[in-house]
RNA sequence: GGAGAGAUGCCGGAGUGGUCGAACGGGCCGGUUUCGAAAACCGGUGUAGGGGCAACCCUACCCAGGGUUCGAAUCCCUGUCUCUCCG
Numbered sequence: 001g002g003a004g005a006g007a008u009g010c011c012g013g014a015g016u017g018g019u020c021g022a023a024c025g026g027g028c029c030g031g032u033u034u035c036g037a038a039a040a041c042c043g044g045u046g047u048a049g050g051g052g053c054a055a056c057c058c059u060a061c062c063c064a065g066g067g068u069u070c071g072a073a074u075c076c077c078u079g080u081c082u083c084u085c086c087g
Stems, first nucleotide, its partner, number of pairs: 001086007010026003018070001027045006046061006063079005
């Protein structure tokens, strides 16, 4: 220099243009159980901004920036980073 794959929440990881801020697993928090723990079971758990007395509600965010579309994590373009292969 050329080619290919990838980047999703605290971590791993799925995701067909609409039902998806997002399955599932782990972690963490609370509970049940126990003399106590472990295990098991049940519930909850991203960040930022705004609204509300509160319960709660709204908006944006899937590496970054554009584009296509009524609608994009998903399609297209550019860039950044990681991995693999070729030279």
Transfer RNA from a Planctomycetota bacterium, 87 nucleotides, folded computationally. Lineage of the source: Bacteria > Pseudomonadati > Planctomycetota. Its Rfam family is "tRNA". The family's RNA type in Rfam is transfer RNA.